[in-house]
Annotation:
The prediction has a mean pLDDT of 77. This is a predicted structure of a 352-nucleotide RNA (Bacterial RNase P class A) from Halothiobacillus sp.
RNA sequence: GGAGUCGGCCUGGCAGUCGCUGCCGCGCGAGCCGCGGUGGAGGAAAGUCCGGGCUCCGCAGGGCAGGGUGCCAGGUAACGCCUGGGGGGCGUGAGCCCACGGAAAGUGCCACAGAAAACAGACCGCCCAAGCAGCCUCGGCUGCCGGCAAGGGUGAAAAGGUGCGGUAAGAGCGCACCGCGGCGCCUGGCAACAGGACCGGCACGGUAAACCCCACCCGGAGCAAGAUCAAAUAGGGGAGCAUCGGCGUGGCCCGCGUCGCUCCCGGGUAGAUCGCUCGAGGCAUGCGGUGACGCAUGUCCCAGAGGAAUGACUGUCCCCGACAGAACCCGGCUUACCGGCUGGCUCCCAUU
Numbered sequence: 001g002g003a004g005u006c007g008g009c010c011u012g013g014c015a016g017u018c019g020c021u022g023c024c025g026c027g028c029g030a031g032c033c034g035c036g037g038u039g040g041a042g043g044a045a046a047g048u049c050c051g052g053g054c055u056c057c058g059c060a061g062g063g064c065a066g067g068g069u070g071c072c073a074g075g076u077a078a079c080g081c082c083u084g085g086g087g088g089g090c091g092u093g094a095g096c097c098c099a100c101g102g103a104a105a106g107u108g109c110c111a112c113a114g115a116a117a118a119c120a121g122a123c124c125g126c127c128c129a130a131g132c133a134g135c136c137u138c139g140g141c142u143g144c145c146g147g148c149a150a151g152g153g154u155g156a157a158a159a160g161g162u163g164c165g166g167u168a169a170g171a172g173c174g175c176a177c178c179g180c181g182g183c184g185c186c187u188g189g190c191a192a193c194a195g196g197a198c199c200g201g202c203a204c205g206g207u208a209a210a211c212c213c214c215a216c217c218c219g220g221a222g223c224a225a226g227a228u229c230a231a232a233u234a235g236g237g238g239a240g241c242a243u244c245g246g247c248g249u250g251g252c253c254c255g256c257g258u259c260g261c262u263c264c265c266g267g268g269u270a271g272a273u274c275g276c277u278c279g280a281g282g283c284a285u286g287c288g289g290u291g292a293c294g295c296a297u298g299u300c301c302c303a304g305a306g307g308a309a310u311g312a313c314u315g316u317c318c319c320c321g322a323c324a325g326a327a328c329c330c331g332g333c334u335u336a337c338c339g340g341c342u343g344g345c346u347c348c349c350a351u352u
Stems, first nucleotide, its partner, number of pairs: 001348010012317007020040008042323001046334002049332005054222004061254004066218005071085005086100001087098004101213002106211002108207003123152002125148003131144005160178006179202001180200003185196004226274004236265006245259004281300008318321001
């Protein structure tokens, strides 16, 4: 100097004029009024994909079906999230990714090609030792029978791989090393696992984001939850179930509770207040921890609309404004995105 990788922060600024809104205070002619003070959209507010807080229902119990997660250990209110580690894959590397339990419980699938795709086989081939037959110059040749899966071919994948010996020719047939197995032994580790020694010629491929088996987890509905005040009526008409019954917040069963419940037609009313923002909260410092994070001290209050509040204009600066607007709240994940500042680490080149 170049290229890369992992993080953190910002995301138009300043000034003026008018306008909107929460809270507090004052005034008053009490009006959706006036004045003053102080606050007023995001890093994703998005998707509604997970997890909860909160509210209501339910003897708040059990089970089945159903659903979710899937290496180990931690963090957390909890999680399918995050951190660290193990294993596998990609990358020269820093790093990144993983839907990562089980194929020896069972079932299913593996097109085409190929002889054959899983208690699987002979297309091209190799041998002809043993046996039978024929020919022939004692050698030998041919055919039948028989042996082989080592060589070639097909394929994503073909009865572990390389080498040596052995054989009629071959084959873990035997041996060496590698691979595989031994829920066994030793060492390290909380563990997942890693390494080592010994034993065994060794079960016969893959696939579970196929069905399935295993381990762990799971009440339901949701702020249009729910609470209070007000208003109004036609408690009208009809149908059904009826204690061997109906109803009780997903389905089914048992239990328990309760005595009513369900549907159709028709009529009346529907205004206001709360929930609604002080939180698993932010920031700073210190301590503990590899880390996620935790603890302690101090400090701050930082949106609460209700058909939905931040808008318009002017001047100026520049990086010329991308993606984009809270609706009960929070922890994550995912997606979209202009431009800028900054830290760590890796690789390459040149010079000293």
Source information
Of the family's consensus pairs, 98% are formed in the model.